[in-house]
RNA sequence: UUCUUAUCCAGAGAGGUGGAGGAACCGGCCCUUUGAAGCCUCAGCAACAGGCCUGUUAGGUACUGUGCUAAUUCCUGCAAGCAAUUUGAUGCUUGCGAGAUAAGAA
Numbered sequence: 001u002u003c004u005u006a007u008c009c010a011g012a013g014a015g016g017u018g019g020a021g022g023a024a025c026c027g028g029c030c031c032u033u034u035g036a037a038g039c040c041u042c043a044g045c046a047a048c049a050g051g052c053c054u055g056u057u058a059g060g061u062a063c064u065g066u067g068c069u070a071a072u073u074c075c076u077g078c079a080a081g082c083a084a085u086u087u088g089a090u091g092c093u094u095g096c097g098a099g100a101u102a103a104g105a106a
Stems, first nucleotide, its partner, number of pairs: 001106008013042005021031002025077001027075002043069003048065003051061004073098001078095006
């Protein structure tokens, strides 16, 4: 990097450094000099895998490996259905796609 499977309406931030962007991409809506990204420290959340424990189709436990700590994956994109409609568009539901994370495989 690619493939497969599972999950994605829950949860959890302070300080230092840095100095203008960030939220994957498109559009929207947002966050940001009352300090963005990145990096460092500390803290926290979370049972995906391993370990351990238990009353073992399961449950528990942050010890280990990851991950995460604005907004539902922030909403959206493609298709179908339904509702209402001022025909511009909008709302809701389902499926697909894209993305993220974990585990396994090549």
Molecule: SAM riboswitch aptamer (S box leader)
Organism: Oceanobacillus luteolus